[in-house]
Context: one part of a larger RNA
């Protein structure tokens, strides 16, 4: 200088406290320890591992295992020979790959020979998801969107170094203002950018019967962009304006207007550094390893096991509830080897059909939660659905190990949760749907979208993080 204190002052943060609702009991879903296992591949490990890599393990994926092939190789240059192909189709043959057969079948020429392409040789190579993230780039977590972190002249010290950056106020903010041996500057803070919230304007193949006609009654058709919407230009918010309080200052407290008031509300945006933090398995790479195998093909099987333990969900225990019947209102997104409509079969999963649609035009596609009638009446039940049985749908070469869904039957645990711990401060918390990535299928997960819509914050003694002195 700095880190530290069960040392001091000050000040923020869903840190505490005040609310509301979960997790720790149950049943499953998913990950991980343990164990087992021929294999249950590898990594990730307090906050920052544990629904994480993994946006989707039945084969492939696959990196593991047992078994059977291959050995210049599944892939790339290069050299010599042969061939004229290679592929396609057809058939044997194995568990599959590998293998044999048979048809058919290149271009360019100065006719030397050359281009491809295959296959056979010989070595130089190829491969390696093998080691090391403690050798390494490149990426990422975390502190932490927290207000920090430095330099340049120059002043002081012998010097390490200090000053600036400290003080007084103020602020989300090293964010201003004031004073000062400092003056100034850089990388962060703000702003500049995306989304919403409000108006105006340009332009109507979605939207309106607003206003006028027509009818099949549907914006359907004439017609029209006024309005709603779309997506381009602009407008507005800046303490700008009034009052008080401050040091006449930053600023702070009210008010006016205003859609919107003091950062308006989201998002992206992560400074010097920390953790030899993560990642050699995305990649890229020293170095060591293996080199008829630690490479490569193929089938089978594993990763799905299950006495147990932990994390993170989902569904419940029900009357603010279940169940019936019939009504109403989103956004945002998908879509051609896709989306699949009416119409018809079937309880139903779904089958049939095949209309539109590269989609403001068709289609997914019913929005649920609510209301409205009716039933249940406090009970292990009309709560709950785990589990098991039979029968079936659908994808896919193939659902035994190992899918998902539909009907019937079966109806477990559970009547609200111990110490202890999590999230959230406004369209959030909590609830109830819809969609999309991935994907042949296969989400209680992520990741989005819109519906209904809460209590509480006296305050800062305390837990636990941060900043300053």
């Nucleotide at each position: 200088u700095g880190a530290c204190g069960g040392g001091g002052a000050c000040c923020c943060g869903c840190a505490c406290a005040a609310g509301c609702g979960g997790u720790g009991g149950a049943g499953c879903a998913u990950g991980u320890g343990g164990u087992u296992u021929a294999a249950u591949u590898c990594g990730a490990a307090g906050c920052a591992a544990c629904g994480c890599g993994a946006a989707g393990a039945a084969c492939c994926u696959u990196a593991c295992c047992u078994g059977g092939g291959c050995u210049u190789g599944a892939c790339a240059u290069c050299c010599c020979g042969a061939u004229g192909a290679c592929g396609a189709c057809g058939g044997a043959g194995u568990a599959a790959u590998g293998u044999c057969c048979g048809u058919u079948u290149c271009c360019u020429u100065u006719c030397g020979a050359g281009g491809c392409a295959u296959u056979g040789g010989a070595g130089a190579c190829a491969g390696g998801u093998g080691g090391u993230g403690c050798a390494u780039g490149g990426u990422u977590g975390u502190c932490g969107u927290c207000a920090g972190c430095u330099c340049g002249u120059g002043u002081c010290g012998u010097g390490a170094g200090a000053u600036g950056u400290u003080g007084g106020g103020u602020u989300a903010a090293g964010u201003c203002c004031c004073g000062c041996a400092a003056c100034g500057a850089g990388c962060g803070c703000a702003a500049c950018c995306c989304c919403u919230a409000u108006c105006c304007u340009u332009a109507g193949u979605a939207g309106c019967c607003a206003g006028c006609g027509g009818c099949a009654a549907g914006g359907c058709c004439g017609g029209g962009c006024a309005c709603u919407c779309u997506a381009g230009g602009g407008a507005g918010a800046c303490u700008g304006c009034c009052a008080g309080g401050g040091a006449c200052a930053a600023c702070c407290u009210g008010g006016a207007g205003g859609a919107a008031g003091g950062u308006g509300g989201g998002g992206a945006u992560g400074a010097c550094g920390u953790c030899a933090a993560a990642u050699c398995a995305u990649c890229a790479u020293g170095c060591c390893c293996c080199u008829u195998a630690u490479g490569u093909c193929c089938a089978g099987g594993g990763c799905u096991a299950c006495a147990c333990a932990c994390g993170u969900g989902c569904u419940a225990c029900a009357a603010u509830g279940g169940c019936g019947u019939a009504a109403a209102c989103a956004a945002a997104g998908g879509g051609a080897a896709g989306c699949g409509a009416a119409g018809c079969c079937g309880u139903g999963a779904g089958g049939u059909g095949g209309a539109g649609c590269g989609a403001a035009u068709c289609c997914c596609a019913a929005a649920a939660a609510u209301a409205a009638c009716g039933u249940c009446u406090c009970a292990g039940u009309u709560c709950g659905g785990a589990u098991u049985g039979u029968a079936g749908u659908c994808u896919g070469c193939a659902a035994c190990u190992c899918g998902a869904c539909u009907a019937c039957a079966u109806g477990a645990a559970g009547c609200u949760g111990g110490a202890a711990u999590c999230g959230c401060u406004a369209g959030u918390a909590a609830u109830a749907g819809c969609g999309a990535a991935u994907c042949a299928g296969a989400a209680u997960g992520u990741c989005g979208c819109g519906g209904u819509g809460a209590a509480u914050a006296c305050g800062u003694u305390c837990c636990c993080g941060g900043g300053u002195c």
Record summary
Small-subunit ribosomal RNA, 3' major domain from an uncultured bacterium, 469 nucleotides, folded computationally. Rfam family: Bacterial small subunit ribosomal RNA. Its family is annotated with ribosome and structural constituent of ribosome in the Gene Ontology.